[in-house]
Context: one part of a larger RNA
RNA sequence: GUCUGCGAGUCAGUGGUGCGUGGCGAGGCUAACCCGUGUGGGGCAGCCGUAGCGAAAGCGAGUCCGAUAAGGGCGUUUCCAGUCGCGUGUCCUGGACCCGAAGCGGGAUGAUCUAGCCCUGGGCAGGUUGAAGCGCGGGUAAGACCGCGUGGAGGACCGAACGGACCUGGGUUGAAAACCGGGCCGAUGACCUGGGGCUAGGGGUGAAAGGCCAAUCAAAUUCCGUGAUAGCUGGUUCUCUCCGAAAUGCAUUUCGGUGCAGCGUCGUGUGAGUGCCUCCAUGGGGUAGAGCUACUGGAUGCUUGAGGGCCCGUAUCGGGUACCGACAGCAGCCAAACUCCGAAUACGUGUGAGGUGUAUCGCGGCAGUGAGUCGGCGGGGGAUAAGCUCCGUCGUCGAGAGGGAGACAGCCCAGAUCGUCGUCUAAGGUCCCCAAGCGCGUGCUAAGUGGGAAAGGAUGUGGAGUCGCAUAGACAGCCAGGAGGUUGGCUCAGAAGCAGCCAUCCUUGAAAGAGUGCGUAACAGCUCACUGGUCUAGUGGUUCCGCGCCGAUAAUGUAGCGGGGCUCAAGCACGCCACCGAAGACGCGGCAGCGCAGUUCGCUGUGCUGGGUAGGAGAGCGUUCCGCGUGGGGCGAAGCGGCGGCGUGAGCCGGCCGUGGACCGCGUGGAAGUGAGAAUGCAGAC
Numbered sequence: 001g002u003c004u005g006c007g008a009g010u011c012a013g014u015g016g017u018g019c020g021u022g023g024c025g026a027g028g029c030u031a032a033c034c035c036g037u038g039u040g041g042g043g044c045a046g047c048c049g050u051a052g053c054g055a056a057a058g059c060g061a062g063u064c065c066g067a068u069a070a071g072g073g074c075g076u077u078u079c080c081a082g083u084c085g086c087g088u089g090u091c092c093u094g095g096a097c098c099c100g101a102a103g104c105g106g107g108a109u110g111a112u113c114u115a116g117c118c119c120u121g122g123g124c125a126g127g128u129u130g131a132a133g134c135g136c137g138g139g140u141a142a143g144a145c146c147g148c149g150u151g152g153a154g155g156a157c158c159g160a161a162c163g164g165a166c167c168u169g170g171g172u173u174g175a176a177a178a179c180c181g182g183g184c185c186g187a188u189g190a191c192c193u194g195g196g197g198c199u200a201g202g203g204g205u206g207a208a209a210g211g212c213c214a215a216u217c218a219a220a221u222u223c224c225g226u227g228a229u230a231g232c233u234g235g236u237u238c239u240c241u242c243c244g245a246a247a248u249g250c251a252u253u254u255c256g257g258u259g260c261a262g263c264g265u266c267g268u269g270u271g272a273g274u275g276c277c278u279c280c281a282u283g284g285g286g287u288a289g290a291g292c293u294a295c296u297g298g299a300u301g302c303u304u305g306a307g308g309g310c311c312c313g314u315a316u317c318g319g320g321u322a323c324c325g326a327c328a329g330c331a332g333c334c335a336a337a338c339u340c341c342g343a344a345u346a347c348g349u350g351u352g353a354g355g356u357g358u359a360u361c362g363c364g365g366c367a368g369u370g371a372g373u374c375g376g377c378g379g380g381g382g383a384u385a386a387g388c389u390c391c392g393u394c395g396u397c398g399a400g401a402g403g404g405a406g407a408c409a410g411c412c413c414a415g416a417u418c419g420u421c422g423u424c425u426a427a428g429g430u431c432c433c434c435a436a437g438c439g440c441g442u443g444c445u446a447a448g449u450g451g452g453a454a455a456g457g458a459u460g461u462g463g464a465g466u467c468g469c470a471u472a473g474a475c476a477g478c479c480a481g482g483a484g485g486u487u488g489g490c491u492c493a494g495a496a497g498c499a500g501c502c503a504u505c506c507u508u509g510a511a512a513g514a515g516u517g518c519g520u521a522a523c524a525g526c527u528c529a530c531u532g533g534u535c536u537a538g539u540g541g542u543u544c545c546g547c548g549c550c551g552a553u554a555a556u557g558u559a560g561c562g563g564g565g566c567u568c569a570a571g572c573a574c575g576c577c578a579c580c581g582a583a584g585a586c587g588c589g590g591c592a593g594c595g596c597a598g599u600u601c602g603c604u605g606u607g608c609u610g611g612g613u614a615g616g617a618g619a620g621c622g623u624u625c626c627g628c629g630u631g632g633g634g635c636g637a638a639g640c641g642g643c644g645g646c647g648u649g650a651g652c653c654g655g656c657c658g659u660g661g662a663c664c665g666c667g668u669g670g671a672a673g674u675g676a677g678a679a680u681g682c683a684g685a686c
Base pairs, nucleotide, nucleotide: 001686002685003684004683005682006681011094012093013092015091016090017089018088019087020086021085022084023083024082027048028047029046033042034041035040052059053058062074063073064072065071097235098234100232104225105224106223107222108221109220115199116198117197118196119195120194121193122192123191124189126158127157128156129154133150134149135148136147137146138145162186163185164184166183167182168181169180170179201217203213204212205211238620239619240618241617242616243615248261249260250259251258252257262369263368264366265365266364267363268362269361274359275356276355277354278353279352280350281349282348283347289341290339291338296335297334298333300331301330302329303328307324308323309321310320311319312318372397374395375394376393377392378391379390380389381388402413403412404411417590418589419588420587422586423585424584428580429579430578431564432563433562437577439576440575441574442573443572444571450566456550457549460547461546462545463544464543465542466541467540468539469538477534478533479532480531481530483507484506485505488502489501490500513528517526518525591610592609593608594607595606596605597604598603621675623672624671625670626669627668628667629666630665631664632663639659640658641657642656643655644653645652646651
């Protein structure tokens, strides 16, 4: 891992409550127990109901509070039935659907591992160093001291046994639940070790690491309390039918729990111009927008200029200013917590109309939900970030399949009862993959733009305007002129159109700047503006619109159309016709639910409805056993294998063949150890 078997809402209580059903009924029922063996009889207690009110004594259709005949609370009146069983939903108390803690408590068992201690034994090859003391010599007044010997100290040195475990390699389903190899440390000591003994679980022991106390230690092990508790996780077994949520509000030692409400379902009552939709009528509003000498604030420019600063001057006073600047005026603005104004929607109401048709409302049983998600719109937070977060509102998903978007819960279309080799459409598509137009008309695009992107940039290209110049000849090209005063003045080494500063005139003329650029050290030189000629018909500026271009760099391989491929398109814009396209709609047929009508109660006709998680309600299938009835079986029961048939499904067959060798079915009623794929489920087998 697979297979087979086992595996989870049970039982109890003369508990609560609802529904169904039955007996008796203003009554209903017995309990223990007795007689006793019949689904029997008895059982005078007691329980519920028939009256309430009060804390109670108590009173009583009243009673309590109260001084009260006041007032008020709870009751009575009229309708108004209960009680005891059975079945079933649910709750309570119990382990209470099943499995699962870490843990808590009590009693025991442990120091053959290990920690410390006690008693008694054992062990430490070999080598080295050479303390004190002592002797002798030197030395001294005597010493101290020095030297040489002797001596043999040391948690001394090197290094086996022994003990340890620092580094590294291997091992890591190991040879081994701590080992092996090579190095390493201690090795007369706080050393190592044998045997015997002591200390025990909130306790021991600890040169202290929360270490160790039998492969277990921030409280050992074992049995018991014990089925501890688990607002947590997982699992929870057959079928079909009808309906079908929520992820919100308030509260919570509360936020992944719970209570009440909201939303679901089932029953029951009500069934009324109740609900919902549209229109109509009628209301309130202060949002969007807008506005602001209409308030409160913010804020820009100009005018004016109180006041101030600075400068001059003066002590009696004044003057200047291109600085700042209040008020006021003019002009243009801003605001969630501004408003002189003010929508669209939304919301309230109904004396109204139409549609829908119980959808409304009340009571009761049972729930689930109370982690939401993305998208559009209106906002807050954030950075006008987030597949971000928090509200409002609508939609989808959630709980929704189908078609489209290449693939793609939340986008677009559209809500799947079943069958059908019938039809029409939606979104989206119609060259091939791939169903349907390489359809029609008019334009645009040359970038494979289409088929990713900004600020910004550009004689891309198409269209629409507008302003210049132009047959009195424009624009571009070509030929020619482009002069004189003058090298303007200043500055400067120089400054002559052309470093810089100032000024920018006059003359001749068709025209020519006190000079547009290049150039020189400065001149020179080239050129431009401007003018004439030649040529000949358009030539410039600017604005808007359509489509393109650049901006544009990433990691396996094209890789930013799904691919192929596409250029008067198979791209883009506008218009038109046709077709394809879904579980949508329609046609035909079947099933089921609900309503209505009919009914010989078998049903028939007709209309609507039938996606679905949590969940509510209903109807069934099957397993084991029991009562009653009725059957089958050695001429072959159950079971098992194969085949065939029936039913919408769970399933069924007293159909066939084989196997098997003794029990088994059907009808009806009853009772449950009643259905397996999941629980890192349990056991076994492989």

This is a predicted structure of a 686-nucleotide part of an RNA (large-subunit ribosomal RNA, domain II) from Bifidobacterium asteroides DSM 20089.
RNAcentral holds the full RNA, with entries from SILVA.
Rfam family: Bacterial large subunit ribosomal RNA.
NCBI's taxonomy places the organism under Bacteria, Bacillati, Actinomycetes, Bifidobacteriales, Bifidobacterium asteroides.
The coordinates come from a structure-prediction model, not an experiment, and the mean pLDDT is 85.